[in-house]
RNA sequence: CCAUCACUUUAGGGGUGCUUCGGGAUAAGAAGCUGAGAAUAAACCCUUUGAACCUGAUGCAGAUUAUGCUGCCGAAGGAAAAAGUAAUUUUCUCACA
Repeated sequence: CCAUCACUUUAGGGGUGCUUCGGGAUAAGAAGCUGAGAAUAAACCCUUUGAACCUGAUGCAGAUUAUGCUGCCGAAGGAAAAAGUAAUUUUCUCACA
C1' cells in the first nucleotide's frame, strides 16, 4: 500500500450422529470415526452482511466397518438482533530535550 473483517455487552437461535463392545433393550457405560461441537455444557456454533440449523429427504452419486463421511441438491424454501468499539491508566516502540 492492497485485500479481508473482527471484538465486547445484553438478548436470542441451534445440533448432538455413526461403528464395535456391552446388555433383555433403540438404556447406562467403554473404545473408535468425522467435526467447532457427537452433552467435560456456565461448552461449542450461529443471529438477517443470516449454508449455524431445519425442510425437501427413508433424495441422488461416490467413499467407508458404518454414518448428512464427501459432493450434488443449493443462494431451493425456511431460520434467531440490538447496542457499543469511548475515556483513563499502565507498558512497549519512535522522535526531541
This is a predicted structure of a 97-nucleotide RNA (TPP riboswitch aptamer (THI element)) from a Bacteroidota bacterium.
Lineage of the source: Bacteria > Pseudomonadati > Bacteroidota.
The coordinates come from a structure-prediction model, not an experiment, and the mean pLDDT is 76.
Rfam family: TPP riboswitch aptamer (THI element). About the family: Vitamin B(1) in its active form thiamin pyrophosphate (TPP) is an essential coenzyme that is synthesised by coupling of pyrimidine and thiazole moieties in bacteria.